[in-house]
Record summary
A computed fold for a 72-nucleotide RNA from Vitrella brassicaformis, annotated as transfer RNA. The prediction has a mean pLDDT of 81.

RNA sequence: UCCCAUAUAGUCUAGUGGUCAGGAUAUGCGGCUUUCACCCGCAAGACCCGAGUUCAAUCCUCGGUAUGGGAG
Numbered sequence: 001u002c003c004c005a006u007a008u009a010g011u012c013u014a015g016u017g018g019u020c021a022g023g024a025u026a027u028g029c030g031g032c033u034u035u036c037a038c039c040c041g042c043a044a045g046a047c048c049c050g051a052g053u054u055c056a057a058u059c060c061u062c063g064g065u066a067u068g069g070g071a072g
Stems, first nucleotide, its partner, number of pairs: 001071007010025004018055001027043005048064005
């Protein structure tokens, strides 16, 4: 320099052109317990950035950024 893949809560991960973006874990609160832990319930928390297509984009297209892999 070129090619390919990926980017979603603090962390890990599922998912789809449309209705509250799901789960796990961590966190906070409450219950249980003599207390802690475990367990149960509740709560808050996310689609990398920009442009385009579309009635509608987290999803499709293009560019950028970052990470990983490959070629020279």
Its Rfam family is "tRNA". It is annotated as a transfer RNA. Gene Ontology term of the family: triplet codon-amino acid adaptor activity.